The prediction has a mean pLDDT of 84. Predicted 3D model of a 1421-nucleotide RNA (small-subunit ribosomal RNA) from a metagenome. Rfam family: Bacterial small subunit ribosomal RNA. Its family is annotated with ribosome and structural constituent of ribosome in the Gene Ontology. The RNAcentral record of the sequence draws on SILVA.
């Protein structure tokens, strides 16, 4: 909550009948809520006995009589308050006796009494007694349920038994005794963390992940404990206790429990309304109407999720305006828009409107049944009327009208989708890779585009790809993995055959496997989602029948597995004892001297007290040369002189036995190298540590002199290796060839030895096959089978805590936090190496002469400085750009000027070109003045070219920046001999082969081989010069012979010679000889003018330095525009404490002055080059012949030769610097020019350390010309003339070629990388404690409470006594006592957690310090 149809009171009403608290009876153990506990018989699933079950159903029986009280009321008291107490009345379906309970409605047939009623009957509904049903519930069981073993032992009611006791009921559930069991590696005990299922998410599946919503179980209700009531609870909106909050109090005491619906705080990133009905569906109660229902059924709110639909549809190109963007033509948004023609979803209006309702109950008919009865009751059809929270909800018509309805990420690769600008290693992006340092499809913004769309996107979270935990479905030789090796428990697997069993298996069958959800086939809302009906499927379990091939189990043989016994022969197999020699050292004597010893050198040590060298003689201790062999044993580790004595394993051959006894192996147990540790021996050589001596920047190391421990031996611990074949063990099969050890067999032979062949060990090479590739390959890393141990990115870290074992060192197990985007394998190509092999260069070496020392010259640096203009910086900058700065040049500095402009093009006007010339100024410039009208062409109208000045803007300039935005040049390695490609063919593939090998060359030159055939850039050759002929041609060149001559090829002539220029020859290993592979091709040599590319030149593959150059030119971007442009003057690029490079004269006698004398080449010349003469010591001047040149000039060539002074010194060397006078060139030489003369006369007497050129007409030495130039050269290109020395040779430095080898290196050794110290910053461990959480144990203490107990309280009902206001019995109530316990307290443990002074190690960090440990032979492997 219901129930007046159980009761009695009170109060309304005339009644009839209603209301109200109470007593009773039912129900509150159901619905609804949550998941704290729980790792459990808690769940699921399938089975069981020793059990209860309230309401419902079936069927039987009963349903009398009699007593006591009591609430409510009434009266009095106490308390703030909840509430209480005390006396009295009263009823029943409360209660007592023995089990019951009666109510309602009806009816007078029997019986009383006269009707009517009472008893009775009848119906209906109740109770009550036993059965039996269903339904729900307790209990047992088998099977399954999460990680930690760094939790391995656990247990005293604990396992069983007997007895009792308690429940509803089985039991140690509970108690007495008795016995000593019970769980556990097939994981008990402990700790953690968790409701559990149908089921959801994901997966091809196997599975992994989850357990909201709907179902089912359980478990809790503020946190513990406890029971009463009742069928059922130890009970969410009951009860007693205790505790923690919170609230009322009068301070004495008392109240409460939203994890029911709504709300509220508070906490979060975050989760609604303090709504409407019972009208459906369900629940309680009730006879029934009905009342109660925040179960439920609606609605509100939320894009949370699903699903459906709208925001329009059709034409329509001037491709419209505008926006982006352009290569400026165009392209794109885009038929998109406009415009023109429809349509009418949802929205809005306006009217109209469902189904969901059947049920009850009324009312009316018809049957049935009771019953004498057509009354009445109870039923049963039919009709009718009744009843809607959603809701004026869905739906449906009508009106106007395209109108009101698109956003979000995303566009580098994955990935679908591109451009511009702005930014500039900022700002930011990022899921991984990575994007940004001036041209970002990566960041920001815009145009465009892609993808989904009322959404779209980040963020969490699971599963998937991930075969990345491999059961389907993974591996360990080198990428992470084979235990260090045997014995061996358990376990796991096993040769053949016969028979039996059916436990595994396999097949039918029954049961079950809830509902709902998944699937499938229909159906219902306009359609879906979403709901309904069927079906299937749940691969499980259980029970039963049944087959026996395979496994198992039981029983018997078999013998090839495995073992045994018999004969061999092999061995450094293990243990103990002895016995040998070389050898090192010490110790003695003897000879005999000055060293010895060690090293890259040395030095410490030894040693005149006599070493060392040598000879005897003796002592000791350790290892056993040679044999010695990828050659033996051994399970490994490991094992080496001979003897002997104990022992263990293997193998071979023939037979015999036993009969599967076999193989593997967690846990266990033993061996287990060096080194280390105790104890005690013993030490000869070696030798950590340790001294010293050297190397060294340093040297705590490499090396040398010593040297303890300890190597050894006994007995003990310890237990680890790169304990490696980086390869567990066993069995089995699958091509060979070839050595070697051990033992047979066979054939032949007089015998040995050769040959076939078999078993077992041990290496090499190779098919198949395996492999990522290296390699394995019958001693497998192949095929198959069994058992074991291990792996699952680096790093942290094989460490730290816990435990265990060790005297200790230390070892065994073993994490996480943090960090990173890699960390490894094998194999490719380079590149490198203080790896190797092979060759080459003036690269050493042999030698010439030079830089470095002085002065001067020139370029650089610093320095300065208005400026000292830029640029180049190892080789490959530095006498470079610059083949020539006084102005110019000139970029630089100062100062003065322009501003479409010093230079181009376009427009308009005007004018013409242009030439003199004045003023003011440093000039530039401004400001006048005079003269003059050109060229072409014409149809004469003009056109056209070119030039000047104005005036506007379009532009114009930039020696302004990036060479690392480019071109193009151009240096370098390098004139090195390389780089490469098409096909083929090998490799999984990068690549590789060719291009490598054997030869040979200057050469990838050329010959041979060859899975390669061939080509291409290079190379050589073709080009130019040089050097010999020869033809041809001879002017300006030449002159032999002729002739003339001014004595000069000058002149006639010649065409012979030199020469000059054109065309050819010539040389190619042709030719002999030796070597060589009968080759390439090399030595010699003849002939040649020249011999092997005769010399020299041009010529520079593929690429390398982000080499040089934006100032040679061209250019992208960006900067500047009255200046970073541009004119002009006048400075500066030429300073000058210093260092540097390049170079010139020197330092002298093989030299210097002086005189006199020979003999070139190649070049240049008209705004030049200038001859003769002449002046002048001279530069030079005058002067002009000739020359546009084989004609004329520059122009004397100079060292040489001869002669001559001088005699080694700062000179007769040297020539700076200075003084003073000139000359020339130029508008000007003051800063700042060359040269000449006269005086001056510096420093220097062959240069330290280092370093450079050079190999033959080379170096060295000597002069000559040229370019640029007005002028100016010790620089730069050229050119001739005198003209050497050496080269043993490839060890060395340095460069370079090929081939190989190593490699942690690819920016490629200038690489890469260790570590230890400083700073910072994270996590961490350890720490003297300190402070929680949680369990244990031992004790105190002990509320309610059930249960047992007690009798000196107290009591109606029943019985006795028996008649009394009584007393007893049973029985009950409070009280006492015990037992058992919850919270609390004490004392002591264990786990865990937080924190801490200080401390350790880890790990990131910017360019930090010292060093250089690894990587190459990494410089000591």
């Nucleotide at each position: 909550g219901u129930c007046g149809a159980a009761c009695g009171c009170a109060c309304c009403g005339c009644a009839a009948g209603g209301u109200g608290a109470g007593u009773g009876g039912c129900a509150g153990a159901c619905g609804g809520g949550u998941g704290a506990g729980u790792a459990a018989c808690g769940c699921g699933u399938g089975g069981g006995a020793a059990c209860c079950u309230u309401c419902c159903c079936u069927g039987u029986g009963g349903u009398a009589c009699g007593g006591a009280a009591u609430a409510a009321c009434u009266u009095c008291g106490g308390g703030a308050a909840a509430c209480c107490g005390a006396a009295g009345c009263u009823a029943a379906u409360a209660c007592c006796g023995u089990a019951u309970a009666g109510g309602u409605a009806g009816c007078c047939u029997c019986u009383g009494c006269a009707g009517g009623c009472a008893a009775g009957c009848u119906a209906c509904u109740g109770u009550u007694u036993g059965a039996a049903g269903a339904u729900g519930g307790g209990c047992c069981c088998g099977c399954g349920u999460a990680c930690c073993a760094u939790u391995a032992g656990c247990u005293g009611g604990u396992u069983g038994g007997u007895a009792g006791g308690g429940u509803a009921a089985a039991g140690g559930c509970c108690u007495a005794c008795c016995a000593a069991g019970g769980c556990a590696a097939c994981g008990a005990u402990g700790g953690u963390u968790a409701g559990c299922u149908g089921g959801u998410c994901u997966g091809a599946g196997a599975g992994g992940a989850u357990g909201a919503u709907c179902a089912g179980c359980c478990a809790c209700a503020c946190u513990g404990g406890a029971a009463c009531u009742g069928a059922c609870a130890c009970a969410c909106g009951g009860u007693c206790c205790a505790g923690a909050c919170u609230c009322c109090u009068a301070c004495g005491g008392g109240a409460g429990g939203c994890a029911g619906c709504a709300g509220u705080g508070a906490g979060g990133a975050a989760u609604u309304u303090u709504g409407c009905g019972c009208a459906a569906u369900g629940g309680g109660c009730g006879a029934a109407a009905g009342c109660c229902u925040g179960a439920c059924g609606c609605a509100g709110c939320a894009a949370c999720g699903c699903c459906g639909c709208g925001u329009g549809a059709g034409u329509g190109a001037a491709g419209a305006a505008g926006g982006c963007u352009u290569u400026c033509g165009g392209g794109u948004c885009g038929u998109a828009a406009a415009g023109c023609u429809c349509u009418g979803u949802c929205a809005a209006g306006u009217g109209g409107g469902a189904a969901g309702a059947a049920c009850c109950u009324g009312c009316a008919a018809a049957g049935u049944u009771u019953u004498a009865a057509u009354a009445g009751g109870a039923u049963u059809u039919u009709g009718c009327a009744c009843u809607g929270a959603c809701g004026g909800u869905a739906c449906c018509a009508c009106u106007g009208g395209a109108g009101g309805a698109a956003g979000c990420a995303c566009c580098g690769g994955c990935u679908a989708a591109c451009u511009c600008c702005g930014u500039g290693c900022c700002a930011g992006c990022a899921g991984c890779c990575g994007c940004g340092g001036u041209a970002a499809u990566a960041c920001g913004g815009a145009g465009g585009g892609u993808g989904c769309a009322a959404g779209c996107g980040u963020u969490a979270u699971u599963c998937g790809g991930a075969a990345u935990u491999a059961c389907u479905g993974g591996g360990c030789g080198u990428a992470a993995a084979g235990g260090g090796c045997g014995c061996g428990u358990a376990g796991g697997c096993g040769g053949u055959u016969u028979u039996u069993u059916a436990a595994g298996u396999c097949a039918g069958a029954u049961g079950u496997g809830a509902a709902a959800g998944u699937c499938c086939c229909g159906g219902g809302c306009u359609u879906a989602a979403c709901c309904c009906u069927g079906g299937a499927a749940g691969u499980g379990c259980a029970u039963c029948u049944g087959a026996u091939a395979c496994u198992g189990g039981g029983a018997g043989g078999c013998u090839u597995g495995a073992g045994u016994a018999u004969g061999g022969g092999a061995g450094a197999g293990g243990g103990a004892a002895g016995u040998g020699g070389a050898a090192u050292u010490c110790c003695u004597g003897g000879u005999g001297u000055a060293g010895c010893g060690g090293u890259g050198a040395a030095a410490u040590g030894c040693g005149u007290a006599g070493a060392u060298a040598u000879c005897a003689g003796g002592a000791g201790g350790a290892a056993c040369a040679c044999c010695u062999g990828u050659g033996g044993c051994g399970a490994a580790g490991g094992c080496g002189a001979c003897u002997u004595c104990c022992u263990g394993g293997a193998c071979c051959a023939a037979u015999a036995c036993u009969g599967a006894c076999g193989c593997u192996g967690a846990u266990g147990c033993g061996c287990g190298a060096a080194g280390g540790c105790g104890u005690g021996g013993g030490g000869a050589g070696c030798a950590a540590a340790c001294a010293g001596g050297a190397u060294u920047a340093g040297a705590u190391a490499c090396c040398c002199u010593g040297g303890u421990a300890g190597u050894c031996c006994a007995c003990g611990c310890a237990g680890u290796a790169a304990a490696c074949g980086g390869u567990g063990a066993u069995c089995a099969c699958u091509a060979g060839g070839u050595g070697u050890a051990g033992c047979g067999g066979g054939u032949a032979u007089u015998g040995a030895c050769c040959c076939c062949u078999g078993c077992u060990g041990u290496g090499c090479c190779g098919c198949a096959g395996c492999a990522a590739a290296c390699g394995c390959a019958u001693u497998a890393a192949g095929u198959g089978a069994u058992c074991c141990g291990c792996c699952u990115g680096g790093g942290g870290a094989g460490u730290a805590c816990g435990g265990c074992c060790g005297c200790a060192a230390g070892g065994c197990u073993a994490a996480a936090a943090c960090u990173c985007a890699a960390a490894g394998g094998a194999a490719u190509u380079g590149a490198c190496g203080g790896g190797g092999g092979c060759c080459c260069g003036c690269a050493c070496a042999a030698g010439c002469g030079g830089u470095g020392g002085a002065g001067c010259a020139u370029g650089a640096g610093g320095u300065u400085u208005a400026a000292u203009u830029c640029g180049a910086c190892g080789c490959a900058a530095c006498g470079c750009g610059a083949a020539g700065a006084a102005c110019c040049u000139u970029a630089c500095c100062u100062g003065g000027g322009c501003u479409u402009g010093a230079c181009a093009u376009c427009u308009g006007c005007g004018g013409g070109a242009u030439u003199u010339u004045c003023u003011g100024g440093a000039a530039a410039c401004a400001g006048g003045a005079a003269a003059g009208u050109g060229c072409c062409u014409u149809u004469c109208g003009g056109g056209g070219a070119g030039c000047c000045g104005c005036a506007a803007g379009a532009c114009a300039g930039g020696u302004g920046c990036u060479g690392c935005a480019u071109g193009g040049c151009u240096g370098u390695c390098g004139u090195c001999a390389g780089c490469u490609c098409g096909u083929g063919u090998c490799g999984u593939g990068a690549g590789a082969u060719g291009u490598u090998g054997g030869g040979u060359u200057a050469a990838g030159u050329c010959c041979c081989g060859c899975a390669a055939c061939g080509a291409g850039c290079g190379c050589a050759a073709c080009c130019c010069u040089u050097u010999u002929c020869u033809c041809u041609a001879g002017u300006u060149a030449c002159c032999g012979g002729c002739a003339u001559u001014u004595a000069g090829g000058a002149u006639g002539g010649g065409g012979a010679c030199u020469c000059u220029a054109g065309a050819g020859a010539u040389a190619c290993u042709g030719c002999c000889c030796c070597g060589g592979u009968u080759a390439a091709c090399g030595g010699g040599g003849a002939g040649g003018a020249a011999g092997g590319u005769g010399g020299g030149g041009a010529u520079g593959a593929c690429g390398u330095c982000a080499a040089g150059u934006c100032c040679u030119c061209a250019u992208g971007g960006c900067c500047u525009u009255u200046a970073u442009g541009u004119c002009c003057a006048g400075g500066g690029c030429u300073a000058c404490a210093c260092a540097c490079g390049u170079g010139c004269u020197a330092c002298a006698a093989u030299g210097g002055g002086c005189u006199g004398u020979a003999c070139a080449a190649a070049g240049g010349g008209u705004a030049g080059c200038g001859a003769a003469c002449c002046u002048g010591c001279g530069a030079a001047g005058g002067g002009g012949a000739g020359c546009c040149a084989a004609u004329c000039c520059c122009a004397c060539a100079a060292a040489g030769c001869a002669g001559u002074c001088u005699u080694c010194a700062g000179u007769u060397c040297g020539g700076a610097u200075u003084g003073g006078a000139g000359u020339c060139u130029g508008c000007a030489a003051c800063u700042c020019g060359a040269c000449u003369c006269c005086a001056u006369g510096a420093a220097g007497u062959u240069g330290g350390a280092a370093u450079c050129g050079c190999u033959a007409g080379u170096a060295a030495u000597c002069g000559c010309g040229g370019a640029u130039c007005a002028g100016c050269a010790u620089g730069c290109c050229g050119c001739g003339g005198u003209g050497a020395a050496u080269a043993c040779g490839u060890u060395c430095c340095c460069g370079g070629g090929c081939c190989u080898u190593g490699u942690a290196c690819a920016c490629a050794c200038c690489g890469c990388c260790c570590g230890u110290c400083a700073c910072a910053c994270c996590a961490u461990g350890a720490g003297a404690g300190u402070u929680g959480g949680u369990u244990g144990u031992a004790c105190c203490a002990g509320a309610a409470g059930u249960c047992g107990u007690u009798g000196g309280g107290c009591c109606a009902a029943u019985c006795c006594u028996a008649a009394a206001c009584a007393g007893g019995a049973a029985g009950g109530c409070a009280g006492g006592c015990g037992c058992c316990u919850a919270a609390g307290g004490u004392a002591u443990g264990g786990c865990u957690g937080a924190u801490a002074a200080u401390u350790g190690g880890g790990g990131u960090g910017a360019a930090g310090u010292c060093g250089u440990a690894a990587c190459a032979a990494g410089g000591u492997a």